[in-house]
Annotation: A computed fold for a 686-nucleotide part of an RNA from Histiona aroides, annotated as large-subunit ribosomal RNA, domain II. The organism belongs to Histiona, within Eukaryota. The gene name in the source record is rnl. It matches the Rfam family "Bacterial large subunit ribosomal RNA". Rfam links the family to the GO terms structural constituent of ribosome and ribosome. The prediction has a mean pLDDT of 85.
Context: one part of a larger RNA
């Protein structure tokens, strides 16, 4: 990792439903005992036939009341019991395989820790302590030279101990080593050999270190099959139904009761439940609204009180048509979950009828399930973030396959009993990929927009509205004027239209600002505004503002184009509208077929329906062994092995052919060590 074996809801007791079964107001028998394959004895007990009260009691009643009543409870009205078989609870290891621990009895100091007894070992160099001697010195000492002398957790440094550091090694030559290099190396030194200390306990120059490759409590056996609300795995087939991921409680939140959803069973028939129409209700929710409540804006008031601060007044008293807040009133525009003068749509209650295989309901057995998710809608939290996160309503997944969205559980369409090389459509689509249209009419984009994105920009391009101007000639162009008082007054060094401040008149004119801009130091000089001429125009346009369709610019990210799947596409194969055709699904249809319900004119005919996880229920194949079976098949070839064909809806079953060489079993019953692909399954084999 393959193959082969093995491998998990048993089995005993007591309940309890529901089947069959004996007997039936009764059922039944347990130890025991006889007999010894068989059956019989045993009637002690147990349930049942009456209940009610704590009891004494009573007794179709009884308790309750001091007694009695009266109320109220629990009886009285339906047959029980014993044996088998199923489902299931409940005690037991109780489906099966797993700890980490725990508790007792032992074994261990040949490793390693200290400790004790007796043993052993440490080249070779170095340095030179204390005493000592000897000479000098001193009254004596003291001391000072030199010689002697050999001290020391003293110095290099083999053997010996040690492991600081780096390589190699890492399924190693090794379950800690090699190789260069490092430390001690006469000491708290290494070592031999033999003894002592033990498991909540020794030992530790203390690292939770060490106690035999095991240490925050060793090893073996034992209780033991410890316990696991947790993970895994748990073996034929078919056919009917078919969920939940809530609620309410929990030392409770990944567990478990109850209740809701499921199945199976019997029972009730009441329009009992659902849907659709109608027809009658109630209500304060979306909108909305400012009538009250809360908060808020602007503006009026000779409305009136209050409060500050001004002016009058010598002060106070006062006065004030002078300002402010702050009320009250009035006009205007608004908010509101916890405001309502108002007020739908649903929803929900009720009658009445229609439809539906009683879908309701009520008793019982067995359940599963209380980790949802994502999508559209109303909302709470959040930032009106989140494939966040709570609620409600619906819809999908889950438990759902087919089509479509390139691919994609939750999103469109659509619910897959089987068969068919049959037709129709849903979403969606029709140029190639790629089945079906290079359909048909009218526009519109020019941007590859389409095929990713705000604010905010723009003489892009389409439709459309208002409003000026103009044959007395307009927009644009082109030639000519654009002056005078005056260098306006002030300021200033200067200021002349153009640095600034103040004023902005007059005048001539067809028009010309005390100047809109450049320029000068100032002047000067260039243009503008405004004004004439001139051109131009199938005799007609300019030109301003709004609204509108589809387009541009705002636009920058990590491997490669990479924001239509791809090619490729421009009066489209893009956009807006219309139409018509066609392709497209496990949908409808159509042949032919299994199969469950229902209802019937009942052994065939009609309707209907058959997706499906947990999980209920019903139906079967198969395998080992007993009866049957002293039967029946087998050397004229038995299990089994191995190819092949029929058969049947499935598990599977038959047969024939090789092989094999001595068993093997219909039928219908009974009984189980009864089905392997999964458990990091176990043993084997390769």
């Nucleotide at each position: 990792g393959u193959c082969a074996g093995c491998g998990a809801c048993u089995u005993c007791g007591u309940g309890u439903a529901c089947g069959c079964a004996g007997c039936a107001a009764g059922c039944u028998u347990a130890a025991u005992c006889c007999g010894g394959u068989a059956g019989g004895a045993a009637u002690a007990g147990g349930c049942g036939u009456a209940g009610u009260g704590a009891a004494a009691a009573c007794g179709a009643g009884u308790u309750u009341g001091a007694a009695a009543a009266a109320u109220a409870g629990c009886g009285u009205u339906a047959a029980g019991u014993u044996g088998c078989g199923u489902g299931u609870a409940c005690g037991a290891g109780a489906c099966c395989c797993g700890a980490a621990a725990c508790u007792g009895a032992g074994u261990g100091a040949u490793c390693u820790a200290u400790u004790c007894a007796u043993g052993a070992g440490c080249a070779g160099g170095u340095u030179g302590a204390a005493g000592g001697c000897a000479u000098g010195g001193u009254a004596a000492u003291a001391u000072a030279u030199g010689c002697u002398g050999g001290a020391g957790g003293a110095c290099c440094g083999a053997a010996c101990c040690c492991a600081c550091g780096u390589c190699u090694g890492u399924g190693g030559a090794a379950a800690a080593a090699u190789a260069c290099g490092g430390g001690g190396a006469u000491g708290a030194c290494u070592u031999g050999u033999g003894a002592a200390u033990a498991g909540g306990a020794g030992u530790g120059a203390a690292a939770g270190g060490c106690u035999a490759a095991u240490c925050a409590a060793a090893c073996u056996c034992a209780g033991a099959g410890a316990u696991a609300g947790c993970u895994g795995g748990u073996u034929u087939u078919c056919u009917g139904c078919g969920a939940a991921a809530u609620c309410u409680a929990u030392u409770u939140a990944g567990g478990u009761a109850g209740a809701g959803c499921g199945u199976u069973a019997u029972g009730u028939a009441a329009u009992u439940c659902a849907u659709c129409a109608u027809u009658a209700g109630g209500g304060g929710u979306a909108a909305a609204g400012c009538a009250c409540u809360c908060a808020a804006u602007g503006g009026g008031u000779a409305c009136u009180u209050g409060g500050g601060g001004g002016g009058c007044g010598u002060a106070a008293a006062g006065c004030u048509a002078c300002u402010u807040c702050a009320g009250g009133c009035c006009c205007a525009a608004g908010g509101a979950a916890a405001c309502u003068c108002u007020g739908a749509a649903u929803a929900c209650u009720a009658a009445u009828g229609a439809u539906g295989u009683u879908a309701u309901c009520a008793u019982a057995g067995c359940a599963g399930g209380c980790a949802g998710a994502c999508u559209a809608c109303g909302g709470g939290u959040g930032a009106u973030a989140a494939g966040a996160u709570c609620c409600g309503u619906g819809g999908u997944c889950g438990a759902g396959a087919g089509g479509g969205a390139a691919a994609c559980a939750g999103c469109c369409c659509a619910g897959a009993c089987c068969a068919u090389a049959a037709g129709c459509u849903a979403a969606g689509g029709u140029c190639c990929u790629u089945a079906a249209g290079u359909g048909a009419u009218u526009a519109c984009u020019a941007a590859g927009u389409g095929g990713g994105a705000a604010a905010g920009g723009a003489a892009g391009u389409u439709a459309a509205a208002a409003g000026g101007c103009c044959a007395u000639a307009a927009c644009a162009g082109u030639c000519a004027g654009g002056a005078g008082g005056u260098g306006g007054g002030c300021u200033u060094g200067g200021a002349a239209g153009c640095a600034g401040c103040c004023a902005u008149c007059c005048u001539u004119u067809a028009a010309a600002g005390a100047a809109a801009g450049c320029g000068u130091a100032a002047c000067a000089g260039c243009u503008c505004a405004c004004u004439g001429a001139u051109c131009u125009a199938a005799u007609a346009g300019c030109u301003u503002u709004u609204u509108u369709g589809c387009g541009c610019c705002g636009a920058a990210a990590a491997u490669g184009u990479a924001a239509c799947g791809g090619g490729g596409c421009u009066u489209a194969a893009g956009u807006a509208a219309u139409c018509c055709a066609c392709c497209g699904a496990a949908g409808c249809u159509a042949u032919g077929g299994a199969a469950g319900a229902u209802a019937c004119u009942a052994u065939g005919u009609a309707u209907c329906u058959u997706g499906g996880u947990a999980g209920c229920a019903g139906a079967a194949c198969g395998u080992u062994c007993u009866g049957u079976a002293g039967g029946u098949c087998g050397u004229u070839g038995a299990a089994g092995a191995u190819a092949a064909a029929a058969c049947g809806u499935c598990a599977g079953u038959u047969u024939u052919g090789u092989u094999g060489g001595a068993g093997a079993u219909a039928u219908c019953a009974g009984a189980a060590g009864u089905g392997a692909g999964a458990a990091u399954g176990c043993u084997g084999a390769c």